Record summary: Transfer RNA from Candidatus Gottesmanbacteria bacterium RIFCSPHIGHO2_02_FULL_40_13, 74 nucleotides, folded computationally. It matches the Rfam family "tRNA". Rfam classes the family as a transfer RNA. Its family is annotated with triplet codon-amino acid adaptor activity in the Gene Ontology. The prediction has a mean pLDDT of 80. The organism belongs to Candidatus Gottesmaniibacteriota, within Bacteria.
[in-house]
RNA sequence: GCCCCUUUAGCUCAAUGGAAGAGCAGCGGUAUCGUAAACCGUAGAUGUCAGUUCGAUUCUGACAAGGGGCUCAA
Numbered sequence: 001g002c003c004c005c006u007u008u009a010g011c012u013c014a015a016u017g018g019a020a021g022a023g024c025a026g027c028g029g030u031a032u033c034g035u036a037a038a039c040c041g042u043a044g045a046u047g048u049c050a051g052u053u054c055g056a057u058u059c060u061g062a063c064a065a066g067g068g069g070c071u072c073a074a
Stems, first nucleotide, its partner, number of pairs: 001070007010024004018054001026042005047063005
């Protein structure tokens, strides 16, 4: 320098065009003499900027971050 993959909640992962769910963690509650477990409830996210589309997590481009591979020159 070129190519490929990944980026979604605090963490690990779903969702392949009709607008985002789960587990764990967090918070509140029930219960208990008290704590934990258990049960109920609750908040929280699409890397950024553009484009296509009636509609984008999903398709396209650029950029950023992380990972992997290859070649040339010095």